The RNA shown here (c-di-GMP-I riboswitch aptamer) has 107 nucleotides and comes from a Deltaproteobacteria bacterium. NCBI's taxonomy places the organism under Bacteria, Pseudomonadati, Myxococcota, Myxococcia. It matches the Rfam family "c-di-GMP-I riboswitch aptamer". Its family is annotated with cyclic-di-GMP binding in the Gene Ontology. Rfam's curators write: GEMM was predicted in a large-scale screen for bacterial structured RNA regulatory elements. The prediction has a mean pLDDT of 85.
[in-house]
RNA sequence: CCUAGACAAAGGCAAACCCGAGGCAACUCGGGGACGCAAAGCUACUGGUCCUAGUUUUUGUUAAAGAGAAAUCAAAAAACAAAGACUAGGAUAGCAGGGUUACCUAA
Numbered sequence: 001c002c003u004a005g006a007c008a009a010a011g012g013c014a015a016a017c018c019c020g021a022g023g024c025a026a027c028u029c030g031g032g033g034a035c036g037c038a039a040a041g042c043u044a045c046u047g048g049u050c051c052u053a054g055u056u057u058u059u060g061u062u063a064a065a066g067a068g069a070a071a072u073c074a075a076a077a078a079a080c081a082a083a084g085a086c087u088a089g090g091a092u093a094g095c096a097g098g099g100u101u102a103c104c105u106a107a
Base pairs, nucleotide, nucleotide: 004105005104012037013036017032018031019030020029021028022027035094041100042099043098045097046096047095048092049091050090051089052088053087054086055085056084057083058082059081060080061079062078066073067072
C1' cells in the first nucleotide's frame, strides 16, 4: 500500500417515535431518543422508489341527442375520480451500483 474486519482499543453516526422550524408535498434542519451501521463520511453520475405540476391514454361516475308505448337501450361534450404512459422540476447517499476521502489493526 492492497484485501479484509475481531466479544480489541479510542472514538463516530443515529431508524422509529416525540418537540420546535422550513417545504404544496416527497422530505429536510435543530433538540431529545437509539433500531441499527465499518464508511449509516461526502457526491444525484446510473438504475430504483417517492413527491409536485403539465400532457396524454384507459376505465368509472354524472349524462345530452337519438331509439322505444313504457321499462329500458344508448352514449356526445364537459366536469370530477382512479390507474397507466410521457415530459419537466424536486426528494431519497439509512434502496442498490459507481466516484471520492478517511480512524483503528487481532488473525